[in-house]
Context: one part of a larger RNA
């Protein structure tokens, strides 16, 4: 130095940290919803209105619940290091790309159709869940029409060492949707930026040689699929290469880094916490949607286990918070809130958010504060020791003046919000408009989980607060009893066999101190 543990002991706070073992199996709650300003339907309540055998029936409005078509988001954020010696990482370059949300710019939004859920009705099936039949909307699906720019072929102009760039034309493809409070959110196509990502190349990255040869898609062309895209990425057909002792190949280890640590450095150990990149989500394989996955809480298929079954079949995946068995020397609540930053949706209130932000347990660290201050020799009592005089514990104590810090009890009371957002108001824009919305701006009102908050005041009493480890030499610190090579101590070198300053225990010192050893690795 420590992500430590274990012994004793243990007052307070600040600010971190906290399953290093088995990527072991998980009961139970949450952890990724939203949006009625895409759409149809519409329960429960409320207000009515007709019947009425007073039990209710049928209608009409209002309401918006729980589902469902659509949208976007669930590739963020969260977890964990199993794998991986590699373009995984770090670093410094390259282009054959793609980019949803965002900005800015340009051009449009034209005409049409026909289904599917829900619903209604009806079979199955224990269920999980499936099928028939009918009825309907859309920002959901298809046709058609326009597109100079966009994409492809061919032809020309003009520049280049060159893959190519560029100028003018022909031909062919190829778009779109509405919503509402009528101004604004959307949609379509093209460029351009921002952002994110992709793929390639220089350099550097642990041990082994008791692992010396390794490779046939191997290593090049050439055609051709294939991807957003270079490329044996894949195919055919050709050649026979291509890598190694400057360490291939094979075997063992390990996620890499920024950093942490040591140390004057140079180097050496390390990769918790916090960032950034990777790779994984029960084992293993594969695709589907989609700007983005080959997708932790999304599909399939195989495989181990669990569980539910009517035995016909089905349902799960904590390395997300928390929490349980288990492993272990060992590591924490089945906690509050969205107040705050951030994220997702939404035009907006807003809803979601175990991300976060706060609480909560542990001396696990790391700083800080406290257990009282002065006075005070009759050197008191008691201890221990004594050569029996004394010496020491010791200003220690007691007494006598003081103060009251942290704890405790009452009261006062910020910051985190001059916040945002809304609701009202002014100016500017717009407009036909002194409505409306847009944009800026001023004052009002509202919103704190922490919260019995932190601070600051009062009251009250010295009142509640000290241990552990060690004293042979290394090494600060001595004596006496018991013990008798026993019982025992020990980091090394040694102690103990009748006076042990080295064992056990007294009393007295030393060192640190709310902590002190001890252990384990690591400089």
């Nucleotide at each position: 130095a420590c992500g430590a543990a274990c012994g004793c002991u243990g007052g307070c706070g600040g600010c971190a940290g906290g399953c290093u073992u088995a990527a072991c199996a998980c009961a139970u709650g949450c952890a990724a919803g939203u949006c009625g300003a895409a759409c149809g339907a519409g329960a429960a309540g409320c207000c009515g209105g007709a019947c009425u055998u007073c039990g209710g029936u049928c209608u009409g409005g209002u309401g918006g619940a729980c589902a469902g078509u659509g949208g976007c988001g669930g590739a963020c954020g969260g977890g964990u290091g199993a794998g991986u010696a590699a373009c995984g990482c770090g670093u410094g370059g390259g282009u054959a790309c793609u980019u949803g949300c965002c900005u800015c710019c340009c051009a449009g939004u034209a005409c049409g159709g026909g289904a599917c859920a829900a619903c209604c009705u009806u079979g199955g099936g224990a269920a999980a869940c499936c099928g028939g039949g009918g009825c309907u909307a859309a920002u959901a699906c298809c046709g058609u029409a326009u597109a100079u720019a966009c994409c492809g072929a061919c032809c020309u102009u003009g520049g280049u060492g060159g893959u190519u760039c560029u100028u003018g034309g022909u031909c062919g493809g190829g778009a779109a949707a509405g919503a509402u409070u009528u101004a604004u959110c959307g949609c379509u196509g093209g460029g351009a930026g921002a952002u994110a990502g992709a793929c390639c190349c220089g350099c550097g990255u642990c041990c082994g040689a008791u692992u010396a040869g390794c490779u046939a898609g191997u290593u090049g062309g050439u055609g051709u699929g294939g991807u957003a895209a270079a490329g044996g990425c894949g195919c055919a057909c050709c050649a026979a290469g291509g890598c190694a002792u400057c360490g291939a190949u094979c075997g063992g280890u390990a996620g890499c880094u920024g950093g942490u640590u040591u140390g004057a450095g140079a180097g050496g150990a390390u990769g918790a916490u916090c960032a950034g990149c990777c790779a994984c989500a029960c084992u293993g394989g594969g695709a589907c949607u989609g700007a983005g996955a080959c997708a932790c809480g999304g599909c399939c298929c195989a495989g181990a286990c669990u569980c539910c079954u009517a035995c016909g079949g089905g349902a799960g995946g904590c390395a997300g918070c928390a929490g349980u068995g288990g492993g272990g020397a060992a590591u924490a609540u089945u906690g509050g809130a969205c107040a705050a930053u951030g994220g997702g949706c939404g035009c907006a209130a807003g809803c979601c958010u175990g991300a976060u932000c706060c609480a909560g347990c542990c001396a696990u660290g790391c700083c800080g504060c406290g257990u009282g201050a002065g006075u005070g020799a009759a050197g008191a009592a008691g201890g221990c020791c004594c050569u029996a005089g004394g010496g020491u514990u010791g200003u220690a104590a007691a007494a006598c003046u003081c103060u009251u810090u942290c704890a405790c009890c009452g009261a006062u009371g910020a910051a985190g919000a001059u916040a945002a957002u809304g609701a009202c108001u002014a100016a500017g824009g717009u407009u036909a408009a002194u409505a409306a919305c847009c944009u800026u701006g001023a004052g009002u009102c509202u919103u704190g989980a922490c919260g019995u908050u932190a601070a600051c005041u009062g009251c009250a009493c010295a009142a509640g607060a000290a241990g552990c480890a060690c004293c042979g030499g290394c090494u600060a610190a001595c004596u006496c009893c018991g013990u008798g090579c026993c019982a025992g101590c020990a980091g090394c070198c040694g102690c103990g066999g009748u006076a042990a300053u080295a064992c056990g225990g007294g009393g007295g010192g030393u060192g640190c101190a709310a902590g002190c050893g001890u252990u384990a690795a690591u400089c």

About this RNA:
This is a predicted structure of a 523-nucleotide part of an RNA (small-subunit ribosomal RNA, 5' domain) from an uncultured prokaryote. Model confidence (mean pLDDT): 83 of 100.